[in-house]
Context: one part of a larger RNA
RNA sequence: UUGGGCGUAAAGCGAGUGCAGGCGGUUCAAUAAGUCUGAUGUGAAAGCCUUCGGCUCAACCGGAGAAUCGCAUGAGAAACUGUUGAACUUGAGUGCAGAAGAGGAGAGCGGAAUUCCCGGUGUAGCGGUGGAAUGCGCAGAUAUCGGGAAGAACACCGAUGGCGAAGGCAGCUCUCUGGGCCGUCACUGACGCUGAGGCGCGAAAGCUGGGGGAGCGAACAGGAUUAGAUACCCUGGUAGUCCCAGCCGUAAACGAUGGAUACUAGGGGUGGGGGGGAUCCCCCCUCCGUGGAGCAGCGAACGCAUUGAGUAUCCUCAGGGGGGAGUAGCGGCAGCAAGGAUAAAAGUC
Numbered sequence: 001u002u003g004g005g006c007g008u009a010a011a012g013c014g015a016g017u018g019c020a021g022g023c024g025g026u027u028c029a030a031u032a033a034g035u036c037u038g039a040u041g042u043g044a045a046a047g048c049c050u051u052c053g054g055c056u057c058a059a060c061c062g063g064a065g066a067a068u069c070g071c072a073u074g075a076g077a078a079a080c081u082g083u084u085g086a087a088c089u090u091g092a093g094u095g096c097a098g099a100a101g102a103g104g105a106g107a108g109c110g111g112a113a114u115u116c117c118c119g120g121u122g123u124a125g126c127g128g129u130g131g132a133a134u135g136c137g138c139a140g141a142u143a144u145c146g147g148g149a150a151g152a153a154c155a156c157c158g159a160u161g162g163c164g165a166a167g168g169c170a171g172c173u174c175u176c177u178g179g180g181c182c183g184u185c186a187c188u189g190a191c192g193c194u195g196a197g198g199c200g201c202g203a204a205a206g207c208u209g210g211g212g213g214a215g216c217g218a219a220c221a222g223g224a225u226u227a228g229a230u231a232c233c234c235u236g237g238u239a240g241u242c243c244c245a246g247c248c249g250u251a252a253a254c255g256a257u258g259g260a261u262a263c264u265a266g267g268g269g270u271g272g273g274g275g276g277g278a279u280c281c282c283c284c285c286u287c288c289g290u291g292g293a294g295c296a297g298c299g300a301a302c303g304c305a306u307u308g309a310g311u312a313u314c315c316u317c318a319g320g321g322g323g324g325a326g327u328a329g330c331g332g333c334a335g336c337a338a339g340g341a342u343a344a345a346a347g348u349c
Stems, first nucleotide, its partner, number of pairs: 007302002012316001014201001016199002021194003025088007033081002035077003039073004049065006091191001092188003095184002098181001103177007110154001114150008125136002162169002206247006215241002220236004258315006269290009297304002321349002331342001333340001
């Protein structure tokens, strides 16, 4: 590369944006690059193939044809693709009118709890476990009341709920700000889809500098357990967890399911909007989202099933037996480092 594939067998980039590229709605006209038709020239001979013939046959040799289907030139066709021009509104976008939301950033505020400090009451224990011990406590602990300080996280509401491209987002208020949805059908008039590279985003842990440090808590210490116990349990506890600035760029980053569009049974739940009927409950229709069951179809099965893993089209990523190995004392790239991305081979089954 071809073919067949990528939920679980190998295989969807963590997720977006987007240059190049690929692909692209409806109508009319022109053109003739792609495309198609026949013509001319060329595509050496030999060989291959078909056929006829010559050596007794064959191999071998000779004749004829076919093929080399490509290239060039000029002539023609105009459906499709391309190009040019003109037009359209259903794709896409804009305006206007609404409503929802833990979407993002900054600032401020609040209560419960925890720990510490001060004071009051009060006295011998507290704590912890399977049971204990280490630990804390007569220098007055634990308990309880009052006052103060600090940091971190926001019970109930809370959901099978909402928002976001993903990571993710939850006390309350204010300011700034992104996206989507419904309705209208006023405007633009194909402006679209995808996207190698590139660029920005990206949990936790980790790193650099500065702050902060209540609780929790790798490492570490002690107490237990045990044959041992570098663990599980207990008492402590440093980094870290938090904030600011800058790195890192990974994950079972999962729906293990790339994006877009169209089509293909219905029924019930739930979130957001609109229309109609009733105006007391409520009922019907419709658009967008989110879960459960389930037909056709698909599937190796499990299962998926209008949120497809169905039927199709377009673009893109990745895989090619297992392990060695997502590794290399390999190369270059980015990184402060840790480590990352790219990515082998020998030998082996």